Molecule: transfer RNA
Organism: Roseivivax halodurans JCM 10272
């Protein structure tokens, strides 16, 4: 320098119309107890700042990163 990535605690979905899943955490059931299993709840500055649009995680511009790959 070029391309890619950045969304919940973690791993990741989400191709313009209410931000989600699995795991985890918390509570309950079950058990003498723990684990497993079952039920329920909570949790987000969508990396940052602008722009376009009635409406942006999504499109456009700039920037950032102990990030990944290549030159």
């Nucleotide at each position: 320098g070029u391309g890619c990535a950045g969304u919940a605690g973690c791993u990741c979905a989400g191709u313009g119309g209410u931000a989600g899943a699995g795991c985890g955490c918390c509570g309950g059931c079950c058990u003498c107890a723990u684990a497993a299993g079952c039920c329920g709840a909570a949790u987000g500055u969508c990396g940052c700042a602008g722009g376009u649009u009635c409406g942006a995680g999504u499109c456009c511009u700039g920037c950032c990163u102990c990030g990944c790959a290549c030159c």